[in-house]
RNA sequence: GCCCCCGUAACGUAAUGGAUAGCGUACAAGACUUCGGAUCUUGGAGUGAGGGUUCGAGUCCUUCCGGGGGCA
Numbered sequence: 001g002c003c004c005c006c007g008u009a010a011c012g013u014a015a016u017g018g019a020u021a022g023c024g025u026a027c028a029a030g031a032c033u034u035c036g037g038a039u040c041u042u043g044g045a046g047u048g049a050g051g052g053u054u055c056g057a058g059u060c061c062u063u064c065c066g067g068g069g070g071c072a
Base pairs, nucleotide, nucleotide: 001071002070003069004068005067006066007065010025011024012023013022018055027043028042029041030040031039048064049063050062051061052060
């Protein structure tokens, strides 16, 4: 330099172009407990950035950013 893949919550992951983007762990609060742990309930936390297509984009197109791999 060229090509391919990936990027969603603190972490790991799901989501035919169409429901309020779901689940697990972690975190916080409450219940329980003498206290803690375990358990149960509830809650906060989100699509890497910009632009485009579309009635509608996490998903399709494009530029950039970051990570990984292959060739040279």

Model confidence (mean pLDDT): 80 of 100. Transfer RNA from a Minisyncoccota bacterium, 72 nucleotides, folded computationally. The RNAcentral record of the sequence draws on ENA. It matches the Rfam family "tRNA". Rfam describes the family as follows. Transfer RNA (tRNA) molecules are approximately 80 nucleotides in length.